[in-house]
RNA sequence: UGGGGAGUGGCCAAGUGGUAUGGCACCCGGCUGUUAACCGGGCGAUCGCAGGUUCGAAUCCUGCCUCCCCAG
Numbered sequence: 001u002g003g004g005g006a007g008u009g010g011c012c013a014a015g016u017g018g019u020a021u022g023g024c025a026c027c028c029g030g031c032u033g034u035u036a037a038c039c040g041g042g043c044g045a046u047c048g049c050a051g052g053u054u055c056g057a058a059u060c061c062u063g064c065c066u067c068c069c070c071a072g
Base pairs, nucleotide, nucleotide: 001071002070003069004068005067006066007065010024011023012022013021018055026042027041028040029039030038048064049063050062051061052060
């Protein structure tokens, strides 16, 4: 420098045009002699950044940033 892949709550993942879902963690309560486990409830992401397309974008297009792989 060229090609490919990845970036989504504190962490790990799902979601491929229609108001972002689950697990873990965290908080409150129940249960328990206590803790853990289990059960119920709750909190939190304008989706890497900036534009564009669209009635509507995490999703499509363009540029850029970061990480990984391949080639030189």
Molecule: transfer RNA
Organism: Candidatus Zixiibacteriota bacterium